[in-house]
RNA sequence: GCCUCUGUAGUUCAACGGAUAGAAUAGAAGUUUCCUAAACUUUAGAUAGGAGUUCGAUUCUCCUCGGAGGUA
Numbered sequence: 001g002c003c004u005c006u007g008u009a010g011u012u013c014a015a016c017g018g019a020u021a022g023a024a025u026a027g028a029a030g031u032u033u034c035c036u037a038a039a040c041u042u043u044a045g046a047u048a049g050g051a052g053u054u055c056g057a058u059u060c061u062c063c064u065c066g067g068a069g070g071u072a
Stems, first nucleotide, its partner, number of pairs: 001071007010025004018055001027043005048064005
């Protein structure tokens, strides 16, 4: 250089083109406890960037950027 795959909460993963983008874990607050842990309740947090298609895009197409693998 070319080809293939991939990018969603701090982390690990979901989400027929139509839901307020969901769960686990981690974080914060509270209840409980002599204290800690555990348990329970509440709470904040994400679609790599840009353009296009569409009534509607996390999902489809193109470009850029990042990552992984293959090829000589």

Annotation
The RNA shown here (transfer RNA) has 72 nucleotides and comes from Bacteroides sp. Its Rfam family is "tRNA". Rfam classes the family as a transfer RNA. The same sequence occurs in records of 8 taxa.